[in-house]
RNA sequence: GGGCCGGUAGUCUAGCCUGGAAGGAUAUCCGCCUUGCACGCGGGAGAUCGUGGGUUCAAAUCCCACCCGGUCCA
Numbered sequence: 001g002g003g004c005c006g007g008u009a010g011u012c013u014a015g016c017c018u019g020g021a022a023g024g025a026u027a028u029c030c031g032c033c034u035u036g037c038a039c040g041c042g043g044g045a046g047a048u049c050g051u052g053g054g055u056u057c058a059a060a061u062c063c064c065a066c067c068c069g070g071u072c073c074a
Base pairs, nucleotide, nucleotide: 001073002072003071004070005069006068007067010026011025012024013023020057028044029043030042031041032040050066051065052064053063054062
């Protein structure tokens, strides 16, 4: 320098191909349970989807450039 894969909540991840209200687990908070803690059960809050631009009525999703990580080739 080039090819491919990945970047979404504190953490792990689904959704992207085929555009239409961002979901799950875990952690955290509250309540129930317990003499108390843990476990368990119920509920709440938390992500402008790596950055910038474009297309569109509408973009996590499509297009372009760039940044970061992994891997392969040179």

A computed fold for a 74-nucleotide RNA from Thermocladium modestius, annotated as transfer RNA. Model confidence (mean pLDDT): 86 of 100. Lineage of the source: Archaea > Thermoproteati > Thermoproteota > Thermoproteales > Thermocladium. The RNAcentral record of the sequence draws on Rfam.